[in-house]
RNA sequence: GGGCGCCUAGCUCAACUGGCUAGAGCAUCCCGUUUACACCGGGAAGGUUAUAGGUUCGAGUCCUAUGGCGCCCA
Repeated sequence: GGGCGCCUAGCUCAACUGGCUAGAGCAUCCCGUUUACACCGGGAAGGUUAUAGGUUCGAGUCCUAUGGCGCCCA
């Protein structure tokens, strides 16, 4: 220098062919249970879907640019 893949909650990941309000597990907090802790049960909070544009009635999803990470080739 060329090609490809990935970026969604604090962490690991879902989200079908673009369609109702973006979810799950773990972690955190609260309540119950216990003498207490843990386990267990119930609940709550937590999101600029990397950034900026574009297409569309509608974008996490499609297109473009930029950034970051990884792989391959030279």